[in-house]
Small-subunit ribosomal RNA from a Bacteroidota bacterium, 1532 nucleotides, folded computationally.
The RNAcentral record of the sequence draws on ENA.
Rfam family: Bacterial small subunit ribosomal RNA. Gene Ontology terms of the family: ribosome and structural constituent of ribosome.
Model confidence (mean pLDDT): 84 of 100.
RNA sequence: ACUACGGAGAGUUUGAUCCUGGCUCAGGAUGAACGCUAGCGGCAGGCCUAAUACAUGCAAGUCGAGGGGCAGCACGGGUAGCAAUACCUGGUGGCGACCGGCGCACGGGUGAGUAACGCGUAUGUAACCUACCUGUAACCGGGGUAUAGCCCAGAGAAAUCUGGAGUAAUCCCCCAUAAUAUAACAGGAGGGCAUCCUUCUGUUAUCAAAGCUCCGGCGGUUACAGAUGGGCAUGCGUGGCAUUAGCUAGUUGGUGAGGUAACGGCUCACCAAGGCGACGAUGCCUAGGGGGUCUGAGAGGAUGAUCCCCCACACUGGUACUGAGACACGGACCAGACUCCUACGGGAGGCAGCAGUAGGGAAUAUUGGGCAAUGGGCGAAAGCCUGACCCAGCCAUGCCGCGUGCAGGAAGAAGGCCCUAUGGGUUGUAAACUGCUUUUGCAGGGGAAAAAACCCUCGGACGUGUCCGAGGCUGAUGGUACCCUGCGAAUAAGCAUCGGCUAACUCCGUGCCAGCAGCCGCGGUAAUACGGAGGAUGCAAGCGUUAUCCGGAAUCACUGGGUUUAAAGGGUGCGCAGGCGGUUCUCUAAGUCAGUGGUGAAAGCCUACGGCUCAACCGUAGAAUUGCCAUUGAUACUGGAGAGCUAGAGUUGGGUUGAUGUGGCUGGAAUGUGUCAUGUAGCGGUGAAAUGCGUAGAUAUGACACAGAACACCGAUAGCGAAGGCAGGUCACAAAACCCAUACUGACGCUCAGGCACGAAAGCGUGGGGAGCAAACAGGAUUAGAUACCCUGGUAGUCCACGCCCUAAACGAUGAUAACUUGCUGUUGGCGAUAUACUGUCAGCGGCGGAGCGAAAGCGUUAAGUUAUCCACCUGGGGAGUACGACCGCAAGGUUGAAACUCAAAGGAAUUGACGGGGGCCCGCACAAGCGGAGGAGCAUGUGGUUUAAUUCGAUGAUACGCGAGGAACCUUACCUGGGCUCGAACGUAGGACGACGUACACCGAAAGGUGUAUUCCCAGCAAUGGGCGGCCUACGAGGUGCUGCAUGGUUGUCGUCAGCUCGUGCCGUGAGGUGUUAGGUUAAGUCCUGUAACGAGCGCAACCCCUAUCCUUAGUUGCCAGCACGUCAGGGUGGGCACUCUAAGGAAACUGCCGGCGCAAGCCGUGAGGAAGGUGGGGAUGACGUCAAAUCAGCACGGCCCUUAUGUCCAGGGCGACACACGUGCUACAAUGGUAGGUACAGAGGGCUGCCACAUGGUGACAUGGAGCUAAUCCCGAAAACCUACCCCAGUUCAGAUCGAAGUCUGAAACUCGACUUCGUGAAGGCGGAUUCGCUAGUAAUCGCGCAUCAGCCAUGGCGCGGUGAAUACGUUCCCGGGCCUUGUACACACCGCCCGUCAAGCCAUGGGAGUCGGGGGUACCUGAAGUCCGUGAUCUGCUUCGGCAGAAGCGGCCUAGGGUAAAACCGAUGACUGGGGCUAAGUCGUAACAAGGUAGCCGUACCGGAAGGUGCGGCUGGAAUACCUCCUUU
Repeated sequence: ACUACGGAGAGUUUGAUCCUGGCUCAGGAUGAACGCUAGCGGCAGGCCUAAUACAUGCAAGUCGAGGGGCAGCACGGGUAGCAAUACCUGGUGGCGACCGGCGCACGGGUGAGUAACGCGUAUGUAACCUACCUGUAACCGGGGUAUAGCCCAGAGAAAUCUGGAGUAAUCCCCCAUAAUAUAACAGGAGGGCAUCCUUCUGUUAUCAAAGCUCCGGCGGUUACAGAUGGGCAUGCGUGGCAUUAGCUAGUUGGUGAGGUAACGGCUCACCAAGGCGACGAUGCCUAGGGGGUCUGAGAGGAUGAUCCCCCACACUGGUACUGAGACACGGACCAGACUCCUACGGGAGGCAGCAGUAGGGAAUAUUGGGCAAUGGGCGAAAGCCUGACCCAGCCAUGCCGCGUGCAGGAAGAAGGCCCUAUGGGUUGUAAACUGCUUUUGCAGGGGAAAAAACCCUCGGACGUGUCCGAGGCUGAUGGUACCCUGCGAAUAAGCAUCGGCUAACUCCGUGCCAGCAGCCGCGGUAAUACGGAGGAUGCAAGCGUUAUCCGGAAUCACUGGGUUUAAAGGGUGCGCAGGCGGUUCUCUAAGUCAGUGGUGAAAGCCUACGGCUCAACCGUAGAAUUGCCAUUGAUACUGGAGAGCUAGAGUUGGGUUGAUGUGGCUGGAAUGUGUCAUGUAGCGGUGAAAUGCGUAGAUAUGACACAGAACACCGAUAGCGAAGGCAGGUCACAAAACCCAUACUGACGCUCAGGCACGAAAGCGUGGGGAGCAAACAGGAUUAGAUACCCUGGUAGUCCACGCCCUAAACGAUGAUAACUUGCUGUUGGCGAUAUACUGUCAGCGGCGGAGCGAAAGCGUUAAGUUAUCCACCUGGGGAGUACGACCGCAAGGUUGAAACUCAAAGGAAUUGACGGGGGCCCGCACAAGCGGAGGAGCAUGUGGUUUAAUUCGAUGAUACGCGAGGAACCUUACCUGGGCUCGAACGUAGGACGACGUACACCGAAAGGUGUAUUCCCAGCAAUGGGCGGCCUACGAGGUGCUGCAUGGUUGUCGUCAGCUCGUGCCGUGAGGUGUUAGGUUAAGUCCUGUAACGAGCGCAACCCCUAUCCUUAGUUGCCAGCACGUCAGGGUGGGCACUCUAAGGAAACUGCCGGCGCAAGCCGUGAGGAAGGUGGGGAUGACGUCAAAUCAGCACGGCCCUUAUGUCCAGGGCGACACACGUGCUACAAUGGUAGGUACAGAGGGCUGCCACAUGGUGACAUGGAGCUAAUCCCGAAAACCUACCCCAGUUCAGAUCGAAGUCUGAAACUCGACUUCGUGAAGGCGGAUUCGCUAGUAAUCGCGCAUCAGCCAUGGCGCGGUGAAUACGUUCCCGGGCCUUGUACACACCGCCCGUCAAGCCAUGGGAGUCGGGGGUACCUGAAGUCCGUGAUCUGCUUCGGCAGAAGCGGCCUAGGGUAAAACCGAUGACUGGGGCUAAGUCGUAACAAGGUAGCCGUACCGGAAGGUGCGGCUGGAAUACCUCCUUU
């Protein structure tokens, strides 16, 4: 530059990802239908179903210029009559019926049948026909006989028919003439693919005709030619099923004959035995075909309405006649079904023509106008006929066009809707309002084109009937289209949708209901998904829905797919057909390519131009029609023929190798059995046992004998074989591969549907054999059960021979062959070359890796890389490798192999988690080692349960249960009973009146409350008044411990003070994601170090904070008291001092810093040094990302819902305290390490004014009465165990204290239900606690007391703190529990409390079998057989006759057939008691098979067994985990 103008995806499997794969959607289309809606016009379309049945009308006639004629009509004439009128008259126009001609075979309808030369396309016809039309040539002479109509007669209900007489023609017949016709014969020439064809000449034979006329002509006959239309034949193309594989007797061919327009088994006779078929015959099912149409980028796919071409059909079936043409839609005959008429004797009919009706159906129109146009038939013409056609009507059925107004207009009106609601947003410039326009509409007026012919008139030309010209006549549509004028925004908008896909969002209602849904999916109280509303979006006189087709779907892949693991390589080989095929030359030209010619109808599509105002629509032209045929050429490639070559393949010589095969012979070990011997009580078996064997002598040991089966070591990711498979040794036979060497053959090759052969184990048949093992079976165990796992036995079988079976995870889940493409390494066989050195090479067997490929895992010269050829196989999961059918098998069963129905997935690989009765490493009072408890008793307290009028509510494994509650007699209090209140018990605001409120008293009442009487505020100001305060009244806001912790905030528990959880950038991976965070060390620690595609960072860890242990500094009261002084019986009591203790503020100190050892380092080790403290010194506070829809709506807050004379609120009493029981947490005990009595000491931390209370007095005591101090380092509350002394002497006790009785104290209105304490008396259970279980690792456990909060008091033995005394033990990490990291498996992801399998039971659905039953189409055999063609016959009849006869007809007979009948079978469909499995279905039963080592690894084939999953045997596989060993590889 040319060509080309065109190709989009999304949702859905998962926690997430990539892939495979199906389902679904967005688009276009329709002869559509349905729902809602509807103003107009143009153009088009309109029974897809019952080829069901049809009332009525119309759809094919015409010609009098063929004819006889004249019923009816008109005219004329005649007769009669005044006339009206009647009658006569073919005379005229014309013309019913009739004869005759042409047409009726076209046009119109339908799609039943047909899978076929039916259609399409291209040819052939040398095998044919063609009326009307055109051209050319010739002819048209003579004669005859019938017959319809009409007339007469007759039959019949009718349809119709019969007889008689007589008649015409363009009817029919005869004669003549006649050819380029036909036939025969003879001869010549030319041509062809065969038969043959064409042509010329001659002879012989045969066959024609019609008339009418206006005299112009129109016709008739023959022949040839053309045109048109057909017939026949052929190549190629043109559905499904192989679960249809064999079909065929006129079948295939020949000869002859017949028949036809014509070829031909088209028909017949005879002869031959052929013909078709995996390149799909035959059968069954379905279907008119094409141009085209829809879709698609295309290739394709689907389709065959309207229009055009072809075919077929015309009530169903058959048949012929006539004719140029039919086997004939509106003709005939026959049979059948149906309908109608009937006088019951007989007749009539065929809308798949146009309308129309019924019926069917989701569904499809007027019983319209006109022949004006176009076209057709007849005619000389006028013309007639034409439901062809042209128009109109109905229907939004489709396509196209127009309109329903345009501009301005913000107070952004009102109303609606929403909200965070004095306000805002939206509807919305939308409306109102102002101006403008007038398509459409209405009214009025005008008003087409389509028409030009034929014909008529006139003119012209010439050949007097043709042409040309001019004028005239003709419009159903239709007063329509169109144009003009007037009026006036006037007459005109809906439908669907709004979760994602997919444009468009809010409120209310509903509450897994009602409903939606194309897929995914919405709805269980906050639904953008249901229904309504507001708003929005899309399209618009339409919009949605449904149905169907194509697309998207590369999801059947020619263009353009795959097969290791997703669906998919045949178990393996041999091999016919088929497909493909090395190298050189020559020829050929079938494929292939190019040019040309023919054809590829028109319409349609496309392009250009044009016509309706545009468009749709239409016209003209072009292009296209990718095809087929013919022809000419080219020859690279493929094919074909021929001649060579040696690189493929094979042969030959030599050698080597091996668990290669088959058949013999043979060996030792082991096992079992038998005999003998030794020997005695057990053996055997298991997790532990038992069954079993054994004193009749087992097991064990020794010797001998026998039997069968299998072959240790060698032995090896070694070898051989096609696969299955093959193992002691040896012999024989057979086969193979490889290597070396060259000689020979010369493409002989590769692959392989069907076919044939081989084919583990199990299994089957017959006959042997049988040691061990071992399905089934039996017994013993285990267990909830145990038809299993384990044990003891044990039969088929395992072994041999012969014959079957033919399947496996028959696997490398990887077909065969050939070529090409970096490497490293090991090993087997051979060779170079003497060698298990090394190296090279050929052929194998392995490992790792490059490029490349792959979804990834991975493969990677042994490809899953890059190519070529051939075969096999796949197309969502389930149903199902099932059913039916067929083949094979003795059987078991195998091979082939569906559908209905159902699901929105099923899958592959990899990722992150979680989990494992997987592994490794590590930690924790996790176990172990210890100490003390709980579980038993009594009591306290909480909970469950029960009870109750109520026993208020919540908390429920760990992580509820002395928990919320750190104080239930009233109150609290939420519960129950009863009595009250309703702006309310509390609070706020506004207003009002009052001066109170309150207190006191009286009455009613259980109280709350009610009624009555009395009394009565503050400030400023003289006062009026104002302000404050208080309750009351009114109004507005109430109130709710009612519900939802699964709507929430906040707070909390737990994993867990566990060491983890993440991010940025980079890098790796298609991606999820990984890396970092893993590894090697180390730590309490993701603590640190080293390494490292990572480098850094954040939240956690640690540290920083507090208490505690040591010291220092400062300070010195209320603390302290060493020294000094005073004082006391004594005492920091006093002066004084602050040294010490202490107090409370600051600081120091500890960091593996030092030493030694180990270590690269981090760090570890050490009775190390030093130090008060040593390796985070001890303790506390501090709780990462997150998990448990964990807890709490009753602490508080808060959304929504609910109650409002009550679910609010006040009050009294009761209840929360009940009590057959069960559990948790505690207290006190069971005693002598003790109890009791007496005596003597030593804390810390706290608390205290309606308080702590010294001291004194009283009381046995609780306590009371007096009473000092202290608002606190000042005063007060204050230890117990311990220690000393004494008694008790093992006892239900001098233990223990429950329970009960009596008397008191204190708090408080009030201790009855229901307080604590005191004293006296009483003196229960209990003698150390079953299974099991809890806490604790040092100032800890244990033990002892003290304090505080709450609080009038206290049910506190609880909780939170404080100090005193003060232990034991830790070998260790196997096990239990919990946790962390790494790794592994997974079918889990709501994450093992997961997932999931099968029987049984229930409901629904489709389906197989089934005694049968019903129906259907087709075939076969036989019987019968209409009409009809053909053939035969034809006494009779007719015609002719040369009287010999010839021709014809009725009739009769025959062949064939539609139809009918009979019979047996096959096939298909429906149905069927019963029966089999299958699928689906929120919460059924039994078990637990699979997924983790799934708790016996799983799975495959087979066999047996069992409620079921399943179990077991035999062989196989890894698609098994873990561990150990061996070998190999990689890195260092």